[in-house]
């Protein structure tokens, strides 16, 4: 770097840095952003995943990841279905995490 499987509408901020665009590429759209966004570093929370109890869906949160603005921000491809040139479902496609194999 690539694979398998799951999940993915819910959840959680604060001081410091540092300076200009972030929000995975692309295109439209929308949020956020010099009142300082982003990222990084401390600390603290969250509780997806692995872990611990429990033994179904629950609790815990020393330990490994991870997360802590707006549904994976929306949508762009496919089917269906309606009150039809558009609007709902549901898939798939992508993307993020995590665990396993290698």
């Nucleotide at each position: 770097a690539g694979g398998u499987u799951a999940u993915c509408u819910a959840g959680a901020g604060u001081g410091a840095a540092c300076g200009a665009g972030a929000g995975a590429u692309c295109u439209g759209g929308c949020u956020c952003a010099a009142c300082g966004a982003c990222u990084u570093c401390a600390c603290a929370g969250c509780a997806a995943c692995c872990g611990c109890c429990a033994a179904g869906u629950g609790g815990c949160a020393a330990g490994g990841u991870g997360c802590u603005c707006c549904c994976u921000c929306c949508a762009g491809c496919a089917a269906a279905g309606c009150a039809u040139u558009g609007c709902u479902u549901u898939g798939a496609a992508u993307g993020a995490u995590a665990a396993c194999a290698a």
About this RNA
SAM riboswitch aptamer (S box leader) from Oceanobacillus rekensis, 102 nucleotides, folded computationally. The prediction has a mean pLDDT of 85. The sequence was found by an Rfam model in a public genome assembly.